Predicted 3D model of a 77-nucleotide RNA (transfer RNA) from Aureimonas phyllosphaerae.

[in-house]
RNA sequence: GGCAGUGUAGCUCAGUUGGUGAGAGCGCCGGAUUCAUAACCCGGAGGUCGGCAGUUCAAAUCUGCCCACUGCUACCA
Numbered sequence: 001g002g003c004a005g006u007g008u009a010g011c012u013c014a015g016u017u018g019g020u021g022a023g024a025g026c027g028c029c030g031g032a033u034u035c036a037u038a039a040c041c042c043g044g045a046g047g048u049c050g051g052c053a054g055u056u057c058a059a060a061u062c063u064g065c066c067c068a069c070u071g072c073u074a075c076c077a
Stems, first nucleotide, its partner, number of pairs: 001073007010026004019057001028044004050066005
């Protein structure tokens, strides 16, 4: 350099053929329980869906370019 994959909450990830309000577990905050702590239970906060543009009535999802990371691969010297 070429090809492929990944990028969604603090972390690990799901999200079907584009379609009603973007989710789960862990973590965090508050409450309840307990003599107290942990566990269990209830509630809550937290997101530009990597960036920009395009297509569409409608984009996390499709297209183009760019960025980061991972893997595979190669010519000449």
The prediction has a mean pLDDT of 81. The sequence is in RNAcentral, with records from ENA.